[in-house]
């Protein structure tokens, strides 16, 4: 140099032929429970969906460029 895959909350990950508010599970706050802790029950934060840009009435989805990674070929 080609090629194939990932990137979405602090971490692993879902997102079903583009549609109304983007989610789980664990971590984290705060309350109850406890002598305290753990655990369990209630509630909460916290994400411009890798970045630009295009197509759409509307884009996490598509389309192009790019960046980072994995793993394949030369």
């Nucleotide at each position: 140099g080609g090629g194939u895959g990932g990137u979405u909350a602090g971490c692993u990950c879902a997102g079903u032929u583009g549609g109304u508010u983007a989610g789980a599970g664990c971590g984290c706050c705060u309350g109850c429970u406890u002598c305290a802790c753990a655990c369990g029950c209630a509630g909460g934060a916290g994400g411009u969906c890798g970045g630009u840009g295009g197509u759409u009435c509307g884009a996490a989805u598509c389309c192009a460029c790019u960046a980072c990674u994995a793993c394949c070929c030369a």
Transfer RNA from Chitiniphilus eburneus, 74 nucleotides, folded computationally.
Its Rfam family is "tRNA".
RNAcentral records the identical sequence in 3 taxa.
The prediction has a mean pLDDT of 80.